[in-house]
Predicted 3D model of a 61-nucleotide RNA (Fluoride riboswitch aptamer (crcB RNA motif)) from a Xanthobacteraceae bacterium. Rfam family: Fluoride riboswitch aptamer (crcB RNA motif). Rfam 15.1 lists 2,293 matches to the family in 1,982 species. Taxonomically the source falls in Xanthobacteraceae (Bacteria, Pseudomonadati, Pseudomonadota, Hyphomicrobiales). The sequence was found by an Rfam model in a public genome assembly.

RNA sequence: CUCCGCGUCGGGCAUGGAGUCGCCCUUAAUUGCCGUCACGGCUGAUGACUCCUACCGUGAA
Repeated sequence: CUCCGCGUCGGGCAUGGAGUCGCCCUUAAUUGCCGUCACGGCUGAUGACUCCUACCGUGAA
């Protein structure tokens, strides 16, 4: 320095916060998609469910 296993503390899951569950990582997990690749275009606040906030659309007062 590299590889494997175990343990502890923790961390992560494309745009904010919280709860529950799931999966993943041990310096990694993770950091969306499309394209004529000029940087041009598109979706979504979740990994999933629920709630709040922001944004978008429609209707009513």